The prediction has a mean pLDDT of 89. SAM riboswitch aptamer (S box leader) from an uncultured Actinomycetes bacterium, 89 nucleotides, folded computationally.

């Protein structure tokens, strides 16, 4: 990176640095944003994919690895795309 496979309408904020941009990618909209955008970092929080411990085998727990914390993957069309887990060659 790559490939089959699950899920994706719930949920979950403060702060430092920084100093315009983001909402995957096209397209048309909407929307957040100097009342600080992405990013990184610290602490906190969801959540429960996998591993580990416990079950009365229905599930529990959240200790360990990942993910995640605007709006249905923000709508509408497209491309069959996109992003998380855990496996396979």
């Nucleotide at each position: 990176g790559u490939u089959a496979c699950a899920u994706c309408a719930a949920g979950a904020g403060g702060a430092g640095u920084u100093g315009a941009g983001g909402g995957a990618c096209c397209u048309a909209g909407c929307c957040c944003u100097g009342u600080g955008a992405a990013a990184c970092u610290c602490c906190g929080c969801c959540a429960a994919c996998c591993g580990a411990c416990c079950u009365u085998c229905g599930g529990g727990c959240a200790c360990g690895g990942u993910g995640g914390c605007a709006a249905u993957g923000c709508u509408g069309g497209g491309a069959u795309c996109g992003a998380u887990g855990a496996g396979g060659a």
About this RNA:
It was read from a public genome assembly, where an Rfam model found it.